Transfer RNA from Strombidium rassoulzadegani, 69 nucleotides, folded computationally.
[in-house]
RNA sequence: GACUGUAGCUCAAUAGGUAGAGCACUGGUCUUAUGAACCAGAGGUCGCGGGUUCGAUUCCCGCCAGUCG
Repeated sequence: GACUGUAGCUCAAUAGGUAGAGCACUGGUCUUAUGAACCAGAGGUCGCGGGUUCGAUUCCCGCCAGUCG
RNA backbone atom coordinates (compact mmCIF):
# COMPACT_ATOMS: atom_id res chain seq x y z
P G A 1 -0.80 3.93 3.53
O5' G A 1 -0.88 2.90 2.29
C5' G A 1 -0.69 3.40 0.97
C4' G A 1 -0.69 2.24 0.00
C3' G A 1 -1.93 1.37 0.00
O3' G A 1 -2.99 1.93 -0.74
C1' G A 1 0.00 0.00 0.00
P A A 2 -4.53 1.58 -0.37
O5' A A 2 -4.69 0.10 -0.93
C5' A A 2 -4.61 -0.15 -2.33
C4' A A 2 -4.73 -1.63 -2.61
C3' A A 2 -5.92 -2.33 -1.99
O3' A A 2 -7.11 -2.16 -2.74
C1' A A 2 -3.98 -3.60 -1.58
P C A 3 -8.53 -2.11 -1.96
O5' C A 3 -8.79 -3.62 -1.49
C5' C A 3 -8.93 -4.66 -2.45
C4' C A 3 -8.83 -6.02 -1.80
C3' C A 3 -9.84 -6.30 -0.69
O3' C A 3 -11.12 -6.64 -1.20
C1' C A 3 -7.70 -6.98 0.00
P U A 4 -12.40 -6.32 -0.33
O5' U A 4 -12.30 -7.33 0.90
C5' U A 4 -12.40 -8.74 0.67
C4' U A 4 -12.08 -9.51 1.93
C3' U A 4 -12.97 -9.23 3.14
O3' U A 4 -14.21 -9.91 3.07
C1' U A 4 -10.71 -9.27 3.80
P G A 5 -15.47 -9.29 3.87
O5' G A 5 -15.14 -9.57 5.40
C5' G A 5 -14.92 -10.90 5.87
C4' G A 5 -14.59 -10.91 7.34
C3' G A 5 -15.73 -10.44 8.23
O3' G A 5 -15.78 -11.23 9.43
C1' G A 5 -13.81 -9.12 8.61
P U A 6 -16.78 -12.43 9.54
O5' U A 6 -18.19 -11.76 9.25
C5' U A 6 -18.84 -10.98 10.26
C4' U A 6 -20.33 -11.04 10.05
C3' U A 6 -20.93 -12.44 9.98
O3' U A 6 -21.14 -12.99 11.28
C1' U A 6 -21.77 -11.16 8.19
P A A 7 -20.89 -14.55 11.46
O5' A A 7 -22.33 -15.12 11.77
C5' A A 7 -23.02 -14.81 12.95
C4' A A 7 -23.75 -16.03 13.50
C3' A A 7 -22.92 -17.29 13.55
O3' A A 7 -23.23 -18.04 14.72
C1' A A 7 -24.85 -17.67 12.24
P G A 8 -22.30 -17.91 16.01
O5' G A 8 -21.33 -19.20 15.85
C5' G A 8 -20.36 -19.49 16.84
C4' G A 8 -19.72 -20.83 16.52
C3' G A 8 -19.11 -20.93 15.11
O3' G A 8 -17.78 -20.50 15.10
C1' G A 8 -20.60 -22.76 15.48
P C A 9 -17.24 -19.63 13.87
O5' C A 9 -17.03 -20.69 12.71
C5' C A 9 -16.03 -21.70 12.81
C4' C A 9 -16.06 -22.60 11.59
C3' C A 9 -16.00 -21.88 10.25
O3' C A 9 -14.67 -21.58 9.86
C1' C A 9 -17.77 -23.43 10.23
P U A 10 -14.41 -20.33 8.82
O5' U A 10 -15.07 -20.83 7.46
C5' U A 10 -14.50 -21.92 6.73
C4' U A 10 -15.26 -22.13 5.44
C3' U A 10 -15.48 -20.89 4.59
O3' U A 10 -14.33 -20.56 3.83
C1' U A 10 -17.51 -22.09 4.76
P C A 11 -14.16 -19.02 3.29
O5' C A 11 -15.67 -18.67 2.98
C5' C A 11 -16.01 -17.60 2.15
C4' C A 11 -17.38 -17.88 1.54
C3' C A 11 -18.12 -16.65 1.07
O3' C A 11 -17.65 -16.23 -0.21
C1' C A 11 -19.60 -18.08 2.27
P A A 12 -18.00 -14.76 -0.72
O5' A A 12 -19.51 -14.97 -1.21
C5' A A 12 -20.47 -14.01 -0.95
C4' A A 12 -21.81 -14.53 -1.39
C3' A A 12 -22.80 -13.43 -1.71
O3' A A 12 -22.67 -13.02 -3.06
C1' A A 12 -23.80 -14.96 -0.21
P A A 13 -22.44 -11.45 -3.38
O5' A A 13 -23.83 -10.80 -2.92
C5' A A 13 -25.06 -11.29 -3.44
C4' A A 13 -26.21 -10.80 -2.60
C3' A A 13 -26.28 -9.30 -2.40
O3' A A 13 -26.99 -8.68 -3.46
C1' A A 13 -26.56 -10.41 -0.32
P U A 14 -26.27 -7.92 -4.66
O5' U A 14 -27.18 -6.64 -4.86
C5' U A 14 -28.49 -6.59 -4.32
C4' U A 14 -28.56 -5.46 -3.32
C3' U A 14 -28.09 -4.13 -3.88
O3' U A 14 -29.16 -3.18 -3.86
C1' U A 14 -27.03 -4.67 -1.76
P A A 15 -29.38 -2.22 -5.21
O5' A A 15 -28.58 -0.90 -4.90
C5' A A 15 -27.15 -0.89 -4.72
C4' A A 15 -26.56 0.35 -5.32
C3' A A 15 -27.22 1.63 -4.82
O3' A A 15 -26.57 2.08 -3.65
C1' A A 15 -27.11 1.63 -7.19
P G A 16 -27.17 3.22 -2.74
O5' G A 16 -28.14 2.33 -1.83
C5' G A 16 -27.63 1.20 -1.10
C4' G A 16 -28.38 1.05 0.18
C3' G A 16 -29.89 1.02 0.05
O3' G A 16 -30.44 0.14 1.01
C1' G A 16 -29.25 2.82 1.46
P G A 17 -31.51 -0.97 0.56
O5' G A 17 -32.67 -0.82 1.63
C5' G A 17 -32.45 -1.15 3.00
C4' G A 17 -33.75 -1.12 3.76
C3' G A 17 -34.88 -1.92 3.13
O3' G A 17 -35.72 -2.43 4.16
C1' G A 17 -35.47 0.39 3.21
P U A 18 -36.09 -3.95 4.15
O5' U A 18 -35.48 -4.41 5.55
C5' U A 18 -34.09 -4.31 5.78
C4' U A 18 -33.79 -4.63 7.23
C3' U A 18 -34.55 -5.84 7.77
O3' U A 18 -33.73 -6.55 8.70
C1' U A 18 -35.17 -3.88 8.97
P A A 19 -34.02 -8.07 8.98
O5' A A 19 -32.96 -8.79 8.05
C5' A A 19 -33.18 -8.85 6.62
C4' A A 19 -32.18 -9.78 5.98
C3' A A 19 -32.21 -11.22 6.49
O3' A A 19 -33.18 -11.96 5.78
C1' A A 19 -29.99 -10.42 6.47
P G A 20 -33.83 -13.26 6.48
O5' G A 20 -32.86 -14.41 5.94
C5' G A 20 -33.32 -15.32 4.97
C4' G A 20 -32.20 -15.78 4.07
C3' G A 20 -31.61 -17.14 4.44
O3' G A 20 -32.47 -18.21 4.07
C1' G A 20 -29.91 -15.65 3.73
P A A 21 -32.18 -19.69 4.65
O5' A A 21 -31.04 -20.25 3.70
C5' A A 21 -31.29 -20.42 2.31
C4' A A 21 -30.05 -20.92 1.60
C3' A A 21 -29.42 -22.17 2.18
O3' A A 21 -30.08 -23.35 1.74
C1' A A 21 -27.73 -20.58 1.77
P G A 22 -30.13 -24.65 2.70
O5' G A 22 -28.66 -25.26 2.61
C5' G A 22 -28.17 -25.77 1.37
C4' G A 22 -26.70 -26.10 1.47
C3' G A 22 -26.32 -26.96 2.67
O3' G A 22 -26.56 -28.33 2.45
C1' G A 22 -24.84 -25.13 2.53
P C A 23 -27.11 -29.24 3.66
O5' C A 23 -25.88 -29.37 4.64
C5' C A 23 -24.70 -30.07 4.23
C4' C A 23 -23.53 -29.76 5.15
C3' C A 23 -23.72 -30.09 6.63
O3' C A 23 -23.58 -31.46 6.92
C1' C A 23 -22.75 -27.96 6.43
P A A 24 -24.47 -32.11 8.11
O5' A A 24 -24.02 -31.31 9.43
C5' A A 24 -22.74 -31.56 10.00
C4' A A 24 -22.48 -30.61 11.15
C3' A A 24 -23.48 -30.66 12.31
O3' A A 24 -23.23 -31.72 13.20
C1' A A 24 -23.11 -28.41 11.71
P C A 25 -24.43 -32.49 13.91
O5' C A 25 -25.12 -31.36 14.81
C5' C A 25 -24.43 -30.80 15.91
C4' C A 25 -25.31 -29.80 16.64
C3' C A 25 -26.69 -30.31 17.05
O3' C A 25 -26.63 -31.07 18.25
C1' C A 25 -26.91 -28.20 16.04
P U A 26 -27.68 -32.31 18.43
O5' U A 26 -29.09 -31.60 18.66
C5' U A 26 -29.33 -30.83 19.83
C4' U A 26 -30.74 -30.29 19.82
C3' U A 26 -31.84 -31.28 19.50
O3' U A 26 -32.19 -32.10 20.60
C1' U A 26 -32.18 -29.34 18.24
P G A 27 -32.74 -33.58 20.33
O5' G A 27 -34.21 -33.35 19.76
C5' G A 27 -35.22 -32.82 20.60
C4' G A 27 -36.49 -32.56 19.83
C3' G A 27 -37.05 -33.74 19.03
O3' G A 27 -37.74 -34.67 19.82
C1' G A 27 -37.07 -31.81 17.69
P G A 28 -37.82 -36.24 19.37
O5' G A 28 -38.76 -36.20 18.08
C5' G A 28 -40.13 -35.85 18.21
C4' G A 28 -40.77 -35.67 16.85
C3' G A 28 -40.80 -36.90 15.96
O3' G A 28 -41.85 -37.81 16.31
C1' G A 28 -40.14 -35.03 14.69
P U A 29 -41.69 -39.37 15.96
O5' U A 29 -41.81 -39.44 14.37
C5' U A 29 -43.03 -39.12 13.74
C4' U A 29 -42.91 -39.30 12.23
C3' U A 29 -42.40 -40.65 11.78
O3' U A 29 -43.41 -41.64 11.75
C1' U A 29 -41.25 -38.95 10.62
P C A 30 -43.06 -43.17 12.22
O5' C A 30 -41.98 -43.63 11.13
C5' C A 30 -42.36 -43.77 9.75
C4' C A 30 -41.13 -44.06 8.90
C3' C A 30 -40.29 -45.24 9.36
O3' C A 30 -40.82 -46.48 8.92
C1' C A 30 -38.89 -43.39 8.91
P U A 31 -40.92 -47.74 9.95
O5' U A 31 -39.39 -48.11 10.17
C5' U A 31 -38.58 -48.56 9.10
C4' U A 31 -37.15 -48.76 9.55
C3' U A 31 -36.98 -49.58 10.81
O3' U A 31 -37.03 -50.97 10.53
C1' U A 31 -35.62 -47.64 10.93
P U A 32 -37.99 -51.92 11.43
O5' U A 32 -37.38 -51.86 12.86
C5' U A 32 -38.08 -52.40 13.99
C4' U A 32 -37.14 -52.59 15.15
C3' U A 32 -36.21 -51.42 15.41
O3' U A 32 -36.87 -50.47 16.23
C1' U A 32 -34.96 -53.45 15.40
P A A 33 -36.42 -48.90 16.13
O5' A A 33 -34.95 -49.01 16.73
C5' A A 33 -34.05 -48.01 16.44
C4' A A 33 -32.72 -48.29 17.11
C3' A A 33 -31.66 -47.28 16.75
O3' A A 33 -31.82 -46.12 17.55
C1' A A 33 -30.76 -49.44 16.58
P U A 34 -32.00 -44.71 16.76
O5' U A 34 -30.59 -44.50 16.06
C5' U A 34 -29.41 -44.44 16.84
C4' U A 34 -28.19 -44.69 15.99
C3' U A 34 -28.08 -43.82 14.75
O3' U A 34 -27.65 -42.50 15.05
C1' U A 34 -27.51 -46.04 14.20
P G A 35 -28.24 -41.28 14.17
O5' G A 35 -27.62 -41.55 12.73
C5' G A 35 -26.24 -41.45 12.49
C4' G A 35 -25.87 -41.99 11.13
C3' G A 35 -26.53 -41.30 9.95
O3' G A 35 -25.85 -40.12 9.58
C1' G A 35 -26.77 -43.62 9.70
P A A 36 -26.70 -38.87 9.04
O5' A A 36 -27.28 -39.36 7.64
C5' A A 36 -26.39 -39.67 6.57
C4' A A 36 -27.15 -40.30 5.43
C3' A A 36 -28.34 -39.49 4.91
O3' A A 36 -27.93 -38.52 3.95
C1' A A 36 -29.02 -41.71 5.30
P A A 37 -28.67 -37.10 3.88
O5' A A 37 -30.16 -37.48 3.44
C5' A A 37 -30.41 -38.04 2.16
C4' A A 37 -31.87 -38.43 2.03
C3' A A 37 -32.87 -37.35 2.40
O3' A A 37 -33.09 -36.45 1.32
C1' A A 37 -33.45 -39.34 3.49
P C A 38 -33.34 -34.89 1.65
O5' C A 38 -34.83 -34.86 2.23
C5' C A 38 -35.92 -35.29 1.44
C4' C A 38 -37.17 -35.40 2.28
C3' C A 38 -37.54 -34.17 3.09
O3' C A 38 -38.18 -33.17 2.30
C1' C A 38 -37.69 -36.08 4.46
P C A 39 -38.03 -31.65 2.74
O5' C A 39 -38.90 -31.54 4.07
C5' C A 39 -40.30 -31.73 4.03
C4' C A 39 -40.91 -31.63 5.41
C3' C A 39 -40.55 -30.37 6.19
O3' C A 39 -41.30 -29.23 5.79
C1' C A 39 -40.32 -32.26 7.59
P A A 40 -40.64 -27.78 5.94
O5' A A 40 -40.58 -27.53 7.52
C5' A A 40 -41.76 -27.36 8.26
C4' A A 40 -41.49 -27.42 9.75
C3' A A 40 -40.57 -26.35 10.32
O3' A A 40 -41.23 -25.10 10.50
C1' A A 40 -39.95 -28.43 11.21
P G A 41 -40.34 -23.75 10.49
O5' G A 41 -39.45 -23.81 11.81
C5' G A 41 -40.09 -23.82 13.09
C4' G A 41 -39.08 -24.09 14.18
C3' G A 41 -37.97 -23.06 14.35
O3' G A 41 -38.42 -21.93 15.08
C1' G A 41 -37.05 -25.23 14.47
P A A 42 -37.68 -20.54 14.90
O5' A A 42 -36.40 -20.70 15.81
C5' A A 42 -36.53 -20.89 17.22
C4' A A 42 -35.20 -21.27 17.82
C3' A A 42 -34.08 -20.27 17.61
O3' A A 42 -34.10 -19.22 18.57
C1' A A 42 -33.31 -22.44 17.07
P G A 43 -33.68 -17.76 18.12
O5' G A 43 -32.14 -17.89 17.81
C5' G A 43 -31.21 -18.24 18.84
C4' G A 43 -29.86 -18.56 18.26
C3' G A 43 -29.23 -17.45 17.42
O3' G A 43 -28.57 -16.51 18.23
C1' G A 43 -29.08 -19.52 16.28
P G A 44 -29.01 -14.94 18.19
O5' G A 44 -28.11 -14.36 17.00
C5' G A 44 -26.69 -14.67 16.93
C4' G A 44 -26.00 -13.68 16.00
C3' G A 44 -26.27 -12.22 16.33
O3' G A 44 -25.05 -11.54 16.57
C1' G A 44 -26.68 -12.71 14.02
P U A 45 -24.76 -10.74 17.93
O5' U A 45 -25.07 -9.20 17.56
C5' U A 45 -26.36 -8.75 17.52
C4' U A 45 -26.48 -7.27 17.28
C3' U A 45 -25.35 -6.57 16.52
O3' U A 45 -25.54 -6.75 15.14
C1' U A 45 -26.01 -5.30 18.42
P C A 46 -25.02 -5.69 14.02
O5' C A 46 -24.31 -6.66 13.01
C5' C A 46 -23.01 -7.25 13.24
C4' C A 46 -22.48 -7.78 11.93
C3' C A 46 -21.68 -6.78 11.10
O3' C A 46 -20.41 -7.34 10.75
C1' C A 46 -23.46 -7.67 9.83
P G A 47 -19.12 -6.43 10.47
O5' G A 47 -18.35 -6.52 11.85
C5' G A 47 -18.25 -7.75 12.57
C4' G A 47 -17.23 -7.58 13.67
C3' G A 47 -17.32 -6.28 14.42
O3' G A 47 -18.25 -6.37 15.49
C1' G A 47 -15.09 -6.61 13.71
P C A 48 -19.20 -5.09 15.82
O5' C A 48 -18.23 -4.05 16.54
C5' C A 48 -17.61 -4.39 17.77
C4' C A 48 -16.72 -3.26 18.24
C3' C A 48 -17.33 -1.87 18.16
O3' C A 48 -18.18 -1.58 19.24
C1' C A 48 -15.19 -1.83 17.21
P G A 49 -19.40 -0.54 19.02
O5' G A 49 -18.70 0.88 18.86
C5' G A 49 -17.94 1.43 19.92
C4' G A 49 -17.27 2.71 19.50
C3' G A 49 -18.16 3.74 18.85
O3' G A 49 -18.94 4.48 19.78
C1' G A 49 -16.17 3.57 17.61
P G A 50 -20.30 5.20 19.25
O5' G A 50 -19.76 6.23 18.15
C5' G A 50 -19.71 7.61 18.45
C4' G A 50 -18.95 8.36 17.37
C3' G A 50 -19.78 8.99 16.26
O3' G A 50 -20.45 10.17 16.69
C1' G A 50 -17.90 7.96 15.31
P G A 51 -21.87 10.50 16.04
O5' G A 51 -21.52 10.94 14.55
C5' G A 51 -20.66 12.05 14.31
C4' G A 51 -20.41 12.23 12.84
C3' G A 51 -21.65 12.38 11.97
O3' G A 51 -22.16 13.70 11.98
C1' G A 51 -20.16 10.85 10.98
P U A 52 -23.73 13.94 11.75
O5' U A 52 -23.98 13.54 10.23
C5' U A 52 -23.39 14.29 9.20
C4' U A 52 -23.74 13.71 7.85
C3' U A 52 -25.23 13.45 7.62
O3' U A 52 -25.90 14.63 7.23
C1' U A 52 -23.98 11.57 6.94
P U A 53 -27.31 15.03 7.92
O5' U A 53 -28.32 13.90 7.41
C5' U A 53 -28.58 13.75 6.01
C4' U A 53 -29.29 12.46 5.75
C3' U A 53 -30.53 12.20 6.60
O3' U A 53 -31.65 12.93 6.11
C1' U A 53 -29.23 10.24 6.47
P C A 54 -32.62 13.66 7.20
O5' C A 54 -33.33 12.44 7.91
C5' C A 54 -34.14 12.66 9.06
C4' C A 54 -34.94 11.42 9.38
C3' C A 54 -34.17 10.13 9.38
O3' C A 54 -33.51 9.90 10.61
C1' C A 54 -36.10 9.84 8.06
P G A 55 -32.01 9.40 10.63
O5' G A 55 -32.16 7.91 10.06
C5' G A 55 -32.83 6.90 10.83
C4' G A 55 -33.05 5.66 10.00
C3' G A 55 -31.78 5.00 9.47
O3' G A 55 -31.19 4.16 10.44
C1' G A 55 -33.39 5.19 7.73
P A A 56 -29.58 4.12 10.53
O5' A A 56 -29.12 3.43 9.17
C5' A A 56 -29.58 2.11 8.81
C4' A A 56 -28.44 1.32 8.22
C3' A A 56 -27.28 1.08 9.17
O3' A A 56 -26.66 -0.17 8.90
C1' A A 56 -26.51 2.29 7.31
P U A 57 -26.96 -1.40 9.85
O5' U A 57 -26.05 -2.55 9.22
C5' U A 57 -24.69 -2.72 9.60
C4' U A 57 -23.90 -3.37 8.51
C3' U A 57 -23.65 -2.50 7.27
O3' U A 57 -22.51 -1.68 7.48
C1' U A 57 -24.36 -4.67 6.63
P U A 58 -22.51 -0.16 6.88
O5' U A 58 -22.62 -0.37 5.30
C5' U A 58 -21.60 -1.06 4.59
C4' U A 58 -22.01 -1.25 3.14
C3' U A 58 -22.14 0.05 2.35
O3' U A 58 -21.58 -0.10 1.05
C1' U A 58 -24.20 -1.14 2.33
P C A 59 -20.14 0.48 0.75
O5' C A 59 -20.39 2.06 0.89
C5' C A 59 -20.81 2.84 -0.22
C4' C A 59 -20.80 4.31 0.15
C3' C A 59 -19.64 4.77 1.01
O3' C A 59 -18.47 5.01 0.24
C1' C A 59 -21.65 5.63 1.90
P C A 60 -17.02 4.79 0.89
O5' C A 60 -16.85 6.02 1.88
C5' C A 60 -16.77 7.34 1.37
C4' C A 60 -16.59 8.33 2.50
C3' C A 60 -15.51 7.97 3.51
O3' C A 60 -14.21 8.33 3.04
C1' C A 60 -17.47 8.59 4.66
P C A 61 -12.93 7.51 3.55
O5' C A 61 -12.75 7.97 5.05
C5' C A 61 -12.42 9.30 5.35
C4' C A 61 -12.36 9.52 6.86
C3' C A 61 -11.51 8.53 7.63
O3' C A 61 -10.12 8.81 7.55
C1' C A 61 -13.56 8.82 8.74
P G A 62 -9.03 7.63 7.66
O5' G A 62 -9.04 7.28 9.21
C5' G A 62 -8.61 8.23 10.16
C4' G A 62 -8.94 7.78 11.56
C3' G A 62 -8.38 6.43 11.98
O3' G A 62 -7.02 6.48 12.35
C1' G A 62 -10.66 6.57 12.61
P C A 63 -6.07 5.22 12.11
O5' C A 63 -6.59 4.18 13.20
C5' C A 63 -6.48 4.49 14.58
C4' C A 63 -7.24 3.47 15.42
C3' C A 63 -6.81 2.02 15.26
O3' C A 63 -5.63 1.70 15.98
C1' C A 63 -9.15 2.14 15.20
P C A 64 -4.65 0.53 15.49
O5' C A 64 -5.51 -0.78 15.77
C5' C A 64 -5.88 -1.13 17.10
C4' C A 64 -6.73 -2.38 17.10
C3' C A 64 -6.16 -3.56 16.32
O3' C A 64 -5.17 -4.27 17.06
C1' C A 64 -8.43 -3.30 15.78
P A A 65 -3.95 -5.01 16.26
O5' A A 65 -4.67 -6.27 15.57
C5' A A 65 -5.25 -7.28 16.39
C4' A A 65 -5.98 -8.28 15.54
C3' A A 65 -5.23 -8.84 14.35
O3' A A 65 -4.32 -9.86 14.70
C1' A A 65 -7.41 -8.23 13.67
P G A 66 -3.01 -10.10 13.78
O5' G A 66 -3.59 -10.79 12.46
C5' G A 66 -4.22 -12.06 12.56
C4' G A 66 -4.88 -12.41 11.25
C3' G A 66 -3.97 -12.45 10.04
O3' G A 66 -3.23 -13.63 9.93
C1' G A 66 -5.98 -11.31 9.50
P U A 67 -1.80 -13.63 9.16
O5' U A 67 -2.20 -13.53 7.62
C5' U A 67 -2.91 -14.58 7.00
C4' U A 67 -3.22 -14.22 5.56
C3' U A 67 -2.04 -13.75 4.72
O3' U A 67 -1.23 -14.81 4.25
C1' U A 67 -3.87 -12.30 4.38
P C A 68 0.36 -14.56 3.97
O5' C A 68 0.37 -13.57 2.70
C5' C A 68 -0.13 -14.02 1.46
C4' C A 68 -0.18 -12.88 0.46
C3' C A 68 1.12 -12.12 0.26
O3' C A 68 2.06 -12.80 -0.55
C1' C A 68 -0.66 -10.60 0.45
P G A 69 3.64 -12.56 -0.36
O5' G A 69 3.89 -11.07 -0.89
C5' G A 69 3.64 -10.77 -2.25
C4' G A 69 3.76 -9.30 -2.50
C3' G A 69 5.04 -8.64 -2.03
O3' G A 69 6.12 -8.87 -2.93
C1' G A 69 3.21 -7.31 -1.39
The RNAcentral record of the sequence draws on ENA. Model confidence (mean pLDDT): 82 of 100. NCBI's taxonomy places the organism under Eukaryota, Intramacronucleata, Spirotrichea, Oligotrichia, Strombidium. It matches the Rfam family "tRNA". Rfam describes the family as follows. Transfer RNA (tRNA) molecules are approximately 80 nucleotides in length. Rfam classes the family as a transfer RNA.